[in-house]
Molecule: glmS glucosamine-6-phosphate activated ribozyme aptamer
Organism: Acidimicrobiia bacterium
RNA sequence: AAAACAAACCUAGCGCCAGGCCUGGGAUGCUGCGGGUACGAACCAUGCGGGUACGAACCAGCAGCACUCCAGGUGACGAGGUAGAGGGAGAAUCGAACCCUUCGGCGGGUGCCCUCUCGGCUUCCACGGUCGUAACGGUGACGACAAAACCGGAUGGCGACAUCCGGAACAAAGCGUCAAUCGCAUGUGGAG
Numbered sequence: 001a002a003a004a005c006a007a008a009c010c011u012a013g014c015g016c017c018a019g020g021c022c023u024g025g026g027a028u029g030c031u032g033c034g035g036g037u038a039c040g041a042a043c044c045a046u047g048c049g050g051g052u053a054c055g056a057a058c059c060a061g062c063a064g065c066a067c068u069c070c071a072g073g074u075g076a077c078g079a080g081g082u083a084g085a086g087g088g089a090g091a092a093u094c095g096a097a098c099c100c101u102u103c104g105g106c107g108g109g110u111g112c113c114c115u116c117u118c119g120g121c122u123u124c125c126a127c128g129g130u131c132g133u134a135a136c137g138g139u140g141a142c143g144a145c146a147a148a149a150c151c152g153g154a155u156g157g158c159g160a161c162a163u164c165c166g167g168a169a170c171a172a173a174g175c176g177u178c179a180a181u182c183g184c185a186u187g188u189g190g191a192g
Stems, first nucleotide, its partner, number of pairs: 014107004019103001020074007028066006035059003039055002077095003083117006118132004123191005136183004140178004150167007
């Protein structure tokens, strides 16, 4: 130094790529350009062949187009989100940027529904309801902060592109706060 193994941490716009788009290379065909070879009764020349102006053919090269093969690139920018176990369905919140592509496909996923356990909500207990540690539901009001994109630069690559550094910004929400308003079973039974 490399490989293997193990551990820890981080990672859900999180991982992958057979479509599409893009880059590099190869083959085939067509068209155009100039070059080389050298055949023609119709080109030159006139008995034996010659040369490249014309016609025809072949060869390699360059460029463009079409098509195909191989290799590669791209394919979600952050905010927000998990009580435990099992099951089900499956297109799971918010804005930013760009302008066919953050398109399309596959997998997964903190969201949703159901069961059980644990926990919160009333002085306590049980039942029930409703939620999930920020812990009864809905509405409303108020509030905060980002990264990419952009500008400048570095490194790697033939390239498409990738990784990173610096600069100055700008959001919304099912995020946070208020306890304003409406609703619910402000419950039922017992104890104090």